[in-house]
Molecule: transfer RNA
Organism: Candidatus Kaiserbacteria bacterium
RNA sequence: GCGCGUGUAGUUCAGUGGUAGAACGCCAUCCUGAUAAGAUGGAGGCCCUUGGUCCGAUUCCAAGCACGCGCA
Numbered sequence: 001g002c003g004c005g006u007g008u009a010g011u012u013c014a015g016u017g018g019u020a021g022a023a024c025g026c027c028a029u030c031c032u033g034a035u036a037a038g039a040u041g042g043a044g045g046c047c048c049u050u051g052g053u054c055c056g057a058u059u060c061c062a063a064g065c066a067c068g069c070g071c072a
Stems, first nucleotide, its partner, number of pairs: 001071007010024004018055001026042005048064005
């Protein structure tokens, strides 16, 4: 330099046009003599950025940014 992929909660990931879920973690309560385990409830993200298409975009398109892989 060229090509491809990924970017969503603190972490690991799902979702795939109709305003986003799980697991682990975190907080509170219950349980216990006290922890751990367990049970119940809760907080936390408008989805990397900017534009475009669409009635409507996390999802489709373009450019950029970051990371990874391959080729040279």